Record summary:
Predicted 3D model of a 67-nucleotide RNA (transfer RNA) from a marine eukaryotic metagenome. The prediction has a mean pLDDT of 83.
RNA sequence: GGCUAUAGUUUAGUGGUAGAACGUAUCGUUGCCAACGAUAAGAUCAGGGUUCGAUUCCCUGUAGCCG
Repeated sequence: GGCUAUAGUUUAGUGGUAGAACGUAUCGUUGCCAACGAUAAGAUCAGGGUUCGAUUCCCUGUAGCCG
């Protein structure tokens, strides 16, 4: 100097109710486990600014990666 930061993990989301997969919990199915089905919980790095409205745009900081 550049890039990145969203759920436990991996990730989508170019200003208008934050989605998915895996995982977790409960229930069903089974003699048991696995698999399968149904339901549920769970997230925008921190602070500030712009805006009617910010995960999104701007500034500063923190952490990580690259040079």